[in-house]
RNA sequence: ACGCGCAAAGGCAAACUCGUCGAAAGACGAGGACGCAAAGCCACCGGUCUAAUGGAUGAUCCGACGAUAGCGGGGUUGCCGAAU
Repeated sequence: ACGCGCAAAGGCAAACUCGUCGAAAGACGAGGACGCAAAGCCACCGGUCUAAUGGAUGAUCCGACGAUAGCGGGGUUGCCGAAU
């Protein structure tokens, strides 16, 4: 340099429980580990979830400016150091 190793060290933390916030999806904190080599960061593209404000309605439906980076793509930064 390359690159992602059934190595070592270190890191993150699903479900679930409790607390707080939120209309909800969900987020944050503590506990907890299913997993993760970018499960670090960014909603730019596609997907998915929610539907308070708003629009239409007979039921109800539409609707993102909300959420998801642990749904995929893309962008960006980067620890260790086996093999080559």

The prediction has a mean pLDDT of 83.
The RNA shown here (c-di-GMP-I-GGC riboswitch aptamer) has 84 nucleotides and comes from a Gammaproteobacteria bacterium.
Its Rfam family is "c-di-GMP-I-GGC riboswitch aptamer". For this family Rfam cites "Bioinformatic analysis of riboswitch structures uncovers variant classes with altered ligand specificity" (Weinberg et al., Proc Natl Acad Sci U S A, 2017).
NCBI's taxonomy places the organism under Bacteria, Pseudomonadati, Pseudomonadota, Gammaproteobacteria.
It was read from a public genome assembly, where an Rfam model found it.